[in-house]
Description: Predicted 3D model of a 1620-nucleotide part of an RNA (large-subunit ribosomal RNA, half A) from a Bacteroidota bacterium. The coordinates come from a structure-prediction model, not an experiment, and the mean pLDDT is 81. Its Rfam family is "Bacterial large subunit ribosomal RNA". Its family is annotated with structural constituent of ribosome and ribosome in the Gene Ontology. The source organism's lineage runs through Bacteria, Pseudomonadati and Bacteroidota.

Context: one part of a larger RNA
RNA sequence: GGCACAUGGUGAAUGCCUUGGCUCUGAGAGGCGACGAAGGACGUGGUAAGCUGCGAUAAGCUGCGGGGAGCUGCACACGAGCAUUAUAUCCGCAGAUUUCCGAAUGGGACAACCCGGCAUACUGAAGGUAUGUCAUUCCGGUGCAAACCGGAAAGCCAACCUCCUGAACUGAAACAUCUAAGUAGGGAGAGGAAAAGAAAACAAACGUGAUUUCCCCAGUAGUGGCGAGCGAAAAGGAAACAGCCCAAAUCCCGGCGAAUUUCGUCGGGAGGUUGCAGGACUGCAUUUAGAAAUCAUCAUCAAGUAGAAUCUUCUGGAAAGCUGAGCCAUAGAGGGUGAUAGCCCCGUACACAGAAAUUGAUGAGGACGAGCAGUAUCCUGAGUAAGGCGGGACCGGAGGAAUCCUGUCUGAAUCAGCCAGCACCAUCUGGCAAGGCUAAAUACUACUCAGAGACCGAUAGUGAACCAGUACCGUAAGGGAAAGGUGAAAAGCACCCCAAACAGGGGAGUGAAAUAGUACCUGAAACCGUGUGCCUACAAGCGGUCGGAGGUGAAAGCUUUACAGCUUGCUGUAAAAGGAGUAACUGACGGCGUGCCUUUUGCAUAAUGAGCCUACGAGUUGCACCUCACUGGCAAGGUUAACCCCGAUGAAACGGGGGAAGCCGUAGCGAAAGCAAGUCCAAACAGGGCGCCCAGUCAGUGGGGGCAGACGCGAAACUUUGUGAUCUAUCCAUGGGCAGGUUGAAGUCCCGGUAACACGGGAUGGAGGACCGAACCGGUUAACGUUGAAAAGUUCUCGGAUGACCUGUGGAUAGGGGUGAAAGGCCAAUCAAACUGAGAGAUAGCUCGUUCUCCCCGAAAUGUUUUUAGGAACAGCCUCGGAUUAUGUGUAUGUUAGAGGUAGAGCUACUGAUUGGGCUAGGGGGCUUCACCGCCUACCAAACCCUGACAAACUCCGAAUGCUAACAUAUAUCGCCGGGAGUGAGGCUGCGGGCGCUAAGGUCCGUGGCCGAGAGGGAAAUAACCCAGAAUAGCAGCUAAGGUCCCCAAUACACAGUUAAGUUGAUCAAACGAAGUAGGACUUCUAUAACAGCCAGGAUGUUUGCUUGGAAGCAGCCAUCCAUUUAAAGAGUGCGUAACAGCUCACUGGUCGAGAGGUCCCGCACGGAAAAUAAUCGGGCAUCAAACUGUGAACCGAAGCUCUAUGCCCCCCGAUUUAUCGGGGGACGGUAGGGGAGCAUUCCGAUACCACCGAAGGUGUACUGCGAAGUAUGCUGGAGGUAUCGGAAAAGAAAAUGUAGGCAUAAGUAACGAUAAUUCCGGUGAAAAACCGGAACGCCGAAAGUCUAAGGGUUCCUGAUCAACGUUAAUCGGAUCAGGGUUAGACGGGUCCUUAGGCAAACCCGAAAGGGGUAGCUGAUGGAAAGCAGGUUAAUAUUCCUGCGCCUGCUAUACAAUGAAAGUGACGAAGAGCCGUGGUGACUACGUGCAGACGGAAUUGCACGUUGAGCCGAGCCUCCGGGCAAAGCGAAGUCAUAAAAGCUCUUCCAAGAAAAGCGAGUAUAGCAGCCCGUACCGCAAACCGACACAGGUAGACGGGAUGAGUAUUCUAAGGCGCUC
Repeated sequence: GGCACAUGGUGAAUGCCUUGGCUCUGAGAGGCGACGAAGGACGUGGUAAGCUGCGAUAAGCUGCGGGGAGCUGCACACGAGCAUUAUAUCCGCAGAUUUCCGAAUGGGACAACCCGGCAUACUGAAGGUAUGUCAUUCCGGUGCAAACCGGAAAGCCAACCUCCUGAACUGAAACAUCUAAGUAGGGAGAGGAAAAGAAAACAAACGUGAUUUCCCCAGUAGUGGCGAGCGAAAAGGAAACAGCCCAAAUCCCGGCGAAUUUCGUCGGGAGGUUGCAGGACUGCAUUUAGAAAUCAUCAUCAAGUAGAAUCUUCUGGAAAGCUGAGCCAUAGAGGGUGAUAGCCCCGUACACAGAAAUUGAUGAGGACGAGCAGUAUCCUGAGUAAGGCGGGACCGGAGGAAUCCUGUCUGAAUCAGCCAGCACCAUCUGGCAAGGCUAAAUACUACUCAGAGACCGAUAGUGAACCAGUACCGUAAGGGAAAGGUGAAAAGCACCCCAAACAGGGGAGUGAAAUAGUACCUGAAACCGUGUGCCUACAAGCGGUCGGAGGUGAAAGCUUUACAGCUUGCUGUAAAAGGAGUAACUGACGGCGUGCCUUUUGCAUAAUGAGCCUACGAGUUGCACCUCACUGGCAAGGUUAACCCCGAUGAAACGGGGGAAGCCGUAGCGAAAGCAAGUCCAAACAGGGCGCCCAGUCAGUGGGGGCAGACGCGAAACUUUGUGAUCUAUCCAUGGGCAGGUUGAAGUCCCGGUAACACGGGAUGGAGGACCGAACCGGUUAACGUUGAAAAGUUCUCGGAUGACCUGUGGAUAGGGGUGAAAGGCCAAUCAAACUGAGAGAUAGCUCGUUCUCCCCGAAAUGUUUUUAGGAACAGCCUCGGAUUAUGUGUAUGUUAGAGGUAGAGCUACUGAUUGGGCUAGGGGGCUUCACCGCCUACCAAACCCUGACAAACUCCGAAUGCUAACAUAUAUCGCCGGGAGUGAGGCUGCGGGCGCUAAGGUCCGUGGCCGAGAGGGAAAUAACCCAGAAUAGCAGCUAAGGUCCCCAAUACACAGUUAAGUUGAUCAAACGAAGUAGGACUUCUAUAACAGCCAGGAUGUUUGCUUGGAAGCAGCCAUCCAUUUAAAGAGUGCGUAACAGCUCACUGGUCGAGAGGUCCCGCACGGAAAAUAAUCGGGCAUCAAACUGUGAACCGAAGCUCUAUGCCCCCCGAUUUAUCGGGGGACGGUAGGGGAGCAUUCCGAUACCACCGAAGGUGUACUGCGAAGUAUGCUGGAGGUAUCGGAAAAGAAAAUGUAGGCAUAAGUAACGAUAAUUCCGGUGAAAAACCGGAACGCCGAAAGUCUAAGGGUUCCUGAUCAACGUUAAUCGGAUCAGGGUUAGACGGGUCCUUAGGCAAACCCGAAAGGGGUAGCUGAUGGAAAGCAGGUUAAUAUUCCUGCGCCUGCUAUACAAUGAAAGUGACGAAGAGCCGUGGUGACUACGUGCAGACGGAAUUGCACGUUGAGCCGAGCCUCCGGGCAAAGCGAAGUCAUAAAAGCUCUUCCAAGAAAAGCGAGUAUAGCAGCCCGUACCGCAAACCGACACAGGUAGACGGGAUGAGUAUUCUAAGGCGCUC
C1' cells in the first nucleotide's frame, strides 16, 4: 500500500414533521388624502441594540361594553410594581393626542433641515422665545377695480375599464404587401364596476323590437403576395330586463333697443318630446296605475354566554394503545394533551345575549307622471347630411365596395321631407340622424372574514416558513441570496479533575434516551482515520472474470453438564463436545480480456463530455380542432351546448332530472341553373368520369397531427421605457500652479556712415507655441511582472516643461445620440452603437443532453424534386392491425419456347485507324534538251494486291449469365387497405467498367458479399479477409477455417523429392547478372583413348605486301586466307617491345584410362535490395527440417452441428372448468424504429390490516423472481406505515464545458505585498524576534516632517478582552466589549451678493407626458464687518481660562450734518525695479542648563531661550503711493543675505466677470450678538482602487552644509525600520 470485517470523524442526504406558501370557493369591501394620505425620518421602556406598538399625553390617555385571576408585547433575566369578585393585564366599539419629512401648501433647500412676514403674549428697545396664520389654479358670490369671502382640485393605490399614442423580434422555411398586433410599452381619466344603450336598427315579402354577456351559427359567408394567415353577421337557445329627459313651435313675466301693446334680442317660467308620425293650435274630458326623497317598525353586524357523555387490566418514562365493562350524540368537523381520545382540554351541533353606524324587508308617504277628436297654419337638432381628395375602422388589404369616423375643399332638403335595405337606379319595405340620461345580467381582487384541495413539504412551495426585498453588489436605474427541527418537560450538566483558560475534554448528576449537550431528531455517500485477518519489496498495465496453492476461520439445529425461574417439564443463562478446518475472508500463481457516453463509414483511440458523492434536472398541459384503433351505450338514427331545477349530517359534482338551439349521419352528380339512384360531358338511347346496392353517432382510453413556448438547456441580435459625463471627450464659469540657469528679437541711445535714407559698430532692452533642466504633465526603448504588489504597474532610460500648458471646484452635452487636433477614439475596468428593466420562454433546418425491466420483429444511408445538397416532400425499405384470394401470386429448381447485340471474335463485311512489301495514278527532286518528247529516283503517295495488327461512340458474326412466357415439383410467400416510424453522410472487399498515371485506404456507377446493426474460431494484435450467424445451462460428443517441437489444444506421423540461402518458417519486388544446384529434351567428342592435368613441339618462304621514323604474327590498310616442312604449327589467340626480342594460345605427339563438351526447357536457391518509436518469423528456435513440393493416415480446433435439461414466442392437434393443461413441429444476434407485457415511486377511493412487546428511514445477512424488484430477519431509529382492487401523476439519471451543496486532488507545495536593518538588556505574561521601557544601529528629511480642503464617520482617549479579523505569534492593534470625548459675535458656512448653470409667475409651442422662457428665485470655485499670545485636558481649543484688543446692532446722552448722485467695488500676460518687514545666518548682550577617560583652560566651553496681535505714533526714509519706527503697555541689540507679501514702472496683443457692500456721521456709557461644522485619518492601514493593496488624490509651510537650484549627497526638527 491492497482486499475484507469492525468501529469512529466529517458531512449533510433520507425518513418523519410544519409555523410558510400555491390554487380556488362563499361572503364582505371596492378606496385613502389639505380634518394633511400612502410611505418614511427621528423619538418613545427602570435596564433597551433589533422587531412590534405608540407619538413630547409617545409598548400608551378617556368613555361605553365584555371578561374575571393573574399581569407589566416578541423576551422564559434582574429590579421595581399593578391586581385578586371587580376601574389589573386583556378583548370590542367610539373618542383624545398624533414631533419632522412627504401632494407638502409662508419662502428656500442636498427629504426628515434653514430662514421669514403679520397678529398676540413675555421683556423698555434690540435680540430671543411661544401660539395662530400666510402656496397655486379653477368655480361661485360681493365689488367699478384692486381685492375679499366661500367651495373644489392636487397626491397615493393590485387587477379590471374607456380614450390618446404605439413597436420589434417573430411567421411567411428568404422578403417588401401581409403577420406578430392595435399586442408589449408610454400617456390621460373614471368607477365599484367601466363602456354600450332605448332604432335615421335588423330582416325579407314572413317577421323582430334598447344595450350587455353565454351557447350555437362556424372555422361557415368572406378576405388574403387568394401565400402565410385573418375571419364575421343575421337567425335560434339562454342570463338579465326599464325606460326616460331636453331643444323647437306656442303662451306668460322681466331686462335692453325710440319701446307695456304689435318688432328684435337676452334671461326666467309654463308647454312639449314623436314615425301605423308627433306636438303647438282648436274642441271635448279629467284623475287611475306606477313611482324618488323622507318617516316608522322588524331583521342584520362586535367583544361574548351556555354547551352532553368513562372508568378499568396490561405494557410503558408517559396511555389517548390493548383488554374488559359502559355512556352521549341536532355534538363521531378540527386541534391539543408525555404514543392513536366522541365521553381529559379548547371546541363542534343546537340555542342565547348584543350600543351606534350600516344593510335589507315591510308599511306610510306622494315630487314626478296620463285621455279622445279635428288638420288651415307653425315646429321637429346645419357648416350638419351628402360629395371630391387623403387616411382609418368594419370579415372586407381600393376592390364593383355599401356602412361608420374625419384632416382638407365644397355643401343640401325641411314632412308633398329625409335615411337605410352591400356600387347605382326604380318599386317596395323598415326607420326619423346631426342634443342628453339610464339599473341588472358582464370584467377584476391589492384588502377583510369563513372555508376547501387525488397542490408543495425546507435544493420543494412565494425571491422570502427564520427580523427578506434583508445581507451583499452597482454612481444610478437595477440586481438579489443563504439560513427550519434538543427534550414530554430545561429537568440546559451542581460539584470534582486535566488544561493558561469563561476554549475543549474526563468523571459525577438530570433524563426513557446525552452516539438527544444549545456545533443538539434520524444521520446515508463522497472524503479522512483507528483496530483485526490475509496479501505485497525481480515485479508490469481497463484493475475484472474464471480457476486456485497457502493462511485465517465462525454460527444454528441437535447432545451433555451446571445454575436460575416457575406454569414440574419446560424456559433462560453459562460451559463443553460437535457441526468443522465446513461456510466465510484473503489470494501466491495461471487462462482470457484495450473503460462509459456521444458522434460516426469507422473510436481503446491521441475525437466529445464527466474530479468524486448527494439532491434537483428534459415528450407535459389546454382546445364541442382533425384522424385512427380499442372499449361501452343506442342505432337509420345518435347526441345535447349554454342555461334551469332537485335533494344528502360535510361536499364548488365528474350525481339525478330538464333543456334538440345546434351538430354528425341517412344521396349523389354538376362550375352552376338544376336533376336525382343517378348525374355530368354530348346531337346521342354511344362512350367515358364520379356515384348507387347502405352504418352511424355519443362518450371514455390510447397512437399520431394542428394551434399554443409544446422534450429540455443554449445565441449573436431587434424593439421599447428608463438610468448614467463622480471615469473619460469637448465646452462654460470661477480659482490655483510652473526651482534654477541660458539665449538676447523688436524698440531706444551713442558712435561711424549717407545729400537724406540705407547700412555698420557698441550699449541698453528683455521678445519667444525660444534653449537646458526639477516640480508637474506624458509614456520612447528595454528588462521585470504575467495564478502580478497592481484587472496596465515597477526600475533604468526618455518627451514637453510661459504654453494649442497643467490642474481644483461648480456646471452643460445621452445612445443611431453626444463628444472627438480623427485612433472608430471616448461616453463609469463595457463601445462599428453604453447600461438596466420589459416584449420574452424572440428565433435557432444548428450543437449537446433526454432517467426502470423483459419479450417479438427489424431497417436505411437509394430514386425524383427542392435558394437544395449535414434540411425537407413523395416513392423505396421496417413494424402493427384488418380484410380477402387459393386454377391466382412470390421464391427456387427442371424442361420447353422466345427477344437481345454484351464478352469474345473479326474486318477486300461497313466506318475509322494502321505495319511492311508489291504494283502504280498524282506530286517533289535529279538528268537530258533550243523547245517539245523523254529517262532515273533507298523521296511523298491515292487506288489496287499480299502481309501484319486495332476500335466505348466499327460489326459479316456472336456466347455464358440475366430477362419473358408456359408446364412440372418444392415452399409460403406476394399483393391490398389503414395506424406508427426511422432512413435519404455510408464503408470495405470480389467481379464488370468510367475518371485518374489500368496511382491512391482516391473518386463515380453496375452487380454480389460483409461491416454498419454481428458476438464466436482463424489471420500475433487487426469493422470489412477465411470459417461461422450467439435463447439459457453442461467438467458430453463431431467437425469448419486453420493447425498438431515449446510458448499453445493436437503428429518432432508415414512415404518420395527439393533448398544451404536461416531462403524460408502467413509482410513487397523487377529489368538484368551468374559453371549455385535438382530434373528433362536435343546434340557433339570418346577404349582406333575423348575431356582435364603433366612432359614436349609450336617451324620455314618471311621483317608477306602497303603504310610508316619504325610496323618484324600482334598501331593501321589491302590481299590471300598463299606456299613449304611436318606428328603438328595461323602471313597468327592473347601478354609484351620504340621496333625486335621474350612468354603464350590455337594445333600436334607422349603419359593417363572413361566419360567429356554444348544448346534449350523447368523446380528451388544467389546478387540486384537504402527510412524514419524497437533488432526479431508473434517469440524461443528449426537445416534428410519444426522450411518448400507431392501423396496418405490420425488428431486438435468455434457460441457451427449433435446430446441432455430449461425458458420464452408462434403454429397444429387433443382435452376441458375458457383459462389452462398435454402432445407434435418450428423459431428466439441486433442499431434507428414499430409492437406487446410488466416492476418501482408519490397521492386518492373502497375493502382489509400492521405499529412504543417498536412504524418510516439507515445499515448488514439469508432467500425468492429471467429481470425491473420482492420477502424474512439482526443492529440502529423513535412515530407513523401498508396489502388487494381500481384511479391520478411534478412518476425512475451516469453523462447536458448541466444546477446547488459537500468533499477530494495538486500539497503540507507556491506564497506571506518594495532588500530602510536590525541587536542587546529589563518588564509583563501560560507563552515574547514582533507588546512596554532603556541602550545601540539603520532609513526619510521639497519627506516617509507639519497644516488644511474633499472624502470617510467614531477609526479619537481610557479601561478590559484575544474566539474571529491582522497574510506568522500576539500579552499588541484602526479588532471585540464598556465608558468618555468635539464648547466660537471674530475660524469656515447660513441669516449678504452675484458667475456658469438650474428652477420658473407672465408668455410661446406641442397627441398626452412635456419643451422653451421674461421678471424673479436659486446657485461658489469669486466679492463682502471684526482676534492675537500664553496656559490648560487622557482625549477640544484663534472655541475653555488668563491677558491685551476689535466688529456690528439697539438704547441713552452730547455734538455734527442735511439735494441727488457721480464714483468705488472692478480685475490680462510677461518683464524690470524698489522696499528691507517676515525668515535665515553670524556676532554681541542677558537668562537658564551642563562640565565627562586623560592633559590644558574656568572672566571658559557647549546647548537652548529672549515672543504675538493691537493701540499710540516722536522721529526717519521715500520713487510721494507709502514704508519703517523710538518711548510705553512689556522681558535686548547690531550686521549680513535676500526670491515671501507689498509698492512702482515698462512692454505687448489675444484687450483681460457680475452683483451686493462701500460711498451715506462722530464720541461716550449701557445692553445684545442666533443656527450649523469643530473628535480623528487626511500622499494614507481610516479617502478612491474587492485587501492593513509598491497605484491615484487639490492647496499651504518646507531649516542647515554643498550648489545656480525645491537638482544631487549628507543632515536638523520631526517621523520611521515598511506584521513572519